[in-house]
RNA sequence: GCCGGGGUGGUGGAAUCGGUAGACACGCGGGUCUCAAAAACCCGUGGCCGCAAGGCCGUGACGGUUCGAGUCCGUCCCUCGGUA
Numbered sequence: 001g002c003c004g005g006g007g008u009g010g011u012g013g014a015a016u017c018g019g020u021a022g023a024c025a026c027g028c029g030g031g032u033c034u035c036a037a038a039a040a041c042c043c044g045u046g047g048c049c050g051c052a053a054g055g056c057c058g059u060g061a062c063g064g065u066u067c068g069a070g071u072c073c074g075u076c077c078c079u080c081g082g083u084a
Stems, first nucleotide, its partner, number of pairs: 001083007010026003019067001027045006046057004060076005
């Protein structure tokens, strides 16, 4: 150089054929239990604005297609593998 896989919350990772982003687990916060703790169980957990209702933003970056993009297309960045 060329070919291919991957990049999503604090972490690991889901999301079928393009149709509610973050299921599930870990972690974290609160609670129950305990003399106290651990374990177990229950509730909550992306960001911003808002008293609230609610609104807006968010899938490596920037564009494009589409009513609608994590998903399709283009260029680039990072990473892993293959190849001369």

A computed fold for an 84-nucleotide RNA from a Pyrinomonadaceae bacterium, annotated as transfer RNA. The same sequence occurs in records of 3 taxa. Its mean pLDDT, the model's own confidence on a scale to 100, is 81. RNAcentral holds the sequence, with entries from ENA and MGnify. Taxonomically the source falls in Pyrinomonadaceae (Bacteria, Pseudomonadati, Acidobacteriota, Blastocatellia).